Predicted 3D model of a 79-nucleotide RNA (transfer RNA) from a Planctomycetota bacterium. Its mean pLDDT, the model's own confidence on a scale to 100, is 80.
[in-house]
RNA sequence: GGGCCUGUAGAAUAGUCAGGUUUAUUUCGCUUCCCUGUCACGGAAGAGAUCGCCGGUUCAAAUCCGGUUAGGCCCGCCA
Numbered sequence: 001g002g003g004c005c006u007g008u009a010g011a012a013u014a015g016u017c018a019g020g021u022u023u024a025u026u027u028c029g030c031u032u033c034c035c036u037g038u039c040a041c042g043g044a045a046g047a048g049a050u051c052g053c054c055g056g057u058u059c060a061a062a063u064c065c066g067g068u069u070a071g072g073c074c075c076g077c078c079a
Base pairs, nucleotide, nucleotide: 001075002074003073004072005071006070007069010028011027012026020059030046031045032044033043034042052068053067054066055065056064
């Protein structure tokens, strides 16, 4: 220098190929309340996401396209 893969709540993760149905899925964690002598378990409710970043296409983008960034893998170059 070239190619490929990954990046989505605090953590992990589905959805991306083939754009649209509802408020972006699920689990753990967190907060409040109930339950209990207390904790745990259990029950109810709630908060929590610029979908890495920027731009483009489109009536509409997590999803398509371009650039860029962080990490990983492979190849090439120099020595």
The source organism's lineage runs through Bacteria, Pseudomonadati and Planctomycetota. Its Rfam family is "tRNA". Rfam's curators write: Transfer RNA (tRNA) molecules are approximately 80 nucleotides in length. Rfam classes the family as a transfer RNA.